[in-house]
Context: one part of a larger RNA
RNA sequence: UUGGUGUAAAGCGUUUGUAUGUGGCUUCAAAUCUCAAGGCUCAACCUUGGACAAGCGAUGGAAACUACCAAGCUGGAGUACGGUAGGGACAGAGGGAAUUUCUGGUAGAGCGGUGAAAUGUAUAGAGAUCGAAAAGAACACCAACGAUGAAAACACUCUGCUGAGUCGACACUGACACAGAGAGAUAAAAGCUAGGGGAGUGAAUGUGAUUAGAUACCCCAGUAGUCCUAGCCAUAAACGAUGAAUACUAGUCGAUGUGUGUAUCGACCCGUGAAGUGUUGUAGCUAAUGCGUUAAGUAUCUCACUUGGGGAGUAUGUUCGCAAGAAUGAAACUC
Numbered sequence: 001u002u003g004g005u006g007u008a009a010a011g012c013g014u015u016u017g018u019a020u021g022u023g024g025c026u027u028c029a030a031a032u033c034u035c036a037a038g039g040c041u042c043a044a045c046c047u048u049g050g051a052c053a054a055g056c057g058a059u060g061g062a063a064a065c066u067a068c069c070a071a072g073c074u075g076g077a078g079u080a081c082g083g084u085a086g087g088g089a090c091a092g093a094g095g096g097a098a099u100u101u102c103u104g105g106u107a108g109a110g111c112g113g114u115g116a117a118a119u120g121u122a123u124a125g126a127g128a129u130c131g132a133a134a135a136g137a138a139c140a141c142c143a144a145c146g147a148u149g150a151a152a153a154c155a156c157u158c159u160g161c162u163g164a165g166u167c168g169a170c171a172c173u174g175a176c177a178c179a180g181a182g183a184g185a186u187a188a189a190a191g192c193u194a195g196g197g198g199a200g201u202g203a204a205u206g207u208g209a210u211u212a213g214a215u216a217c218c219c220c221a222g223u224a225g226u227c228c229u230a231g232c233c234a235u236a237a238a239c240g241a242u243g244a245a246u247a248c249u250a251g252u253c254g255a256u257g258u259g260u261g262u263a264u265c266g267a268c269c270c271g272u273g274a275a276g277u278g279u280u281g282u283a284g285c286u287a288a289u290g291c292g293u294u295a296a297g298u299a300u301c302u303c304a305c306u307u308g309g310g311g312a313g314u315a316u317g318u319u320c321g322c323a324a325g326a327a328u329g330a331a332a333c334u335c
Base pairs, nucleotide, nucleotide: 003306004305005304006289007288011303013186014185015184016183020179021178022177024073025072026071034050035049036048037047038046039045076176077173078172079171081168082167083166084165088162090160091159092158093157094156095139099135100134101133103131104130105129106128110121111120148153191232192231193230194229195228196227200226201225205221206220208218243302245300246299247298248297251280253278254277256275258273259272260271261270284291285290308335309334310333317328318327319326320325
């Protein structure tokens, strides 16, 4: 339960797609009747705006819509063609700065750290400085309110291979579309298994401080991890706290890639179209905040989810997992 889902309970993390639901065009409704108001001098008449329908059963019909059968169309969708931007993915190769370690030289007493100190480190030569070498991880400036990707995400440079977008022209197919229960794929960080790697950083841990205490904040060390390969795990404030698709509904000011007009020797500049991305704002919506052509407006369609707080994302059962745990998911009781 005729209600809703940005923030009050509530949009699956994202995507592909089965069942299933919905679905483009090939002739639209109006008049009549009644009420009110208005216009022909009145009336008939005309115009505008309201009202007028409705349940259940039986019987008899109709064929506009939907559906079915057949045919066609091009606007939705897709293919081919010509451009084009991009940190989109994967693989390989190369690079410099910094850091640490090691080695050699110079030099000779502190260095380091803090609110202040101490632990620490250093005459067995530190720190500082100048050379040589090695290692691992991350890529300053450009950099943007900027680009790409379904999301997670993605940035040093070059090469190879590869996915998707967008614009143009209008050649082709001719509704081939949208959503999508189950299902598949993918999915930050942490964590797990095996083998490597290990510079810096750093849960745990050990010290030094602080403090009444300090299992912390600060300092000195430091293992796992962080990195790579192969395989698991499947969760995040996975956020735009806003599911996907389509159509319609004022504008302003930007920046991105692209087409075109004007202009020009050419590039800018100026105008304009479609695409994505921001800002402000009208109508409208909203409890307010705010949203506002990228809607939280007006509608259609479909999936998911919600129904007082706690108990509780717990118990139990089941499925998955090496485990950690994940998914599904109550009730008693209580206010």
Predicted 3D model of a 335-nucleotide part of an RNA (small-subunit ribosomal RNA, central domain) from Anisodus tanguticus.
The full RNA is in RNAcentral, with records from SILVA.
The coordinates come from a structure-prediction model, not an experiment, and the mean pLDDT is 82.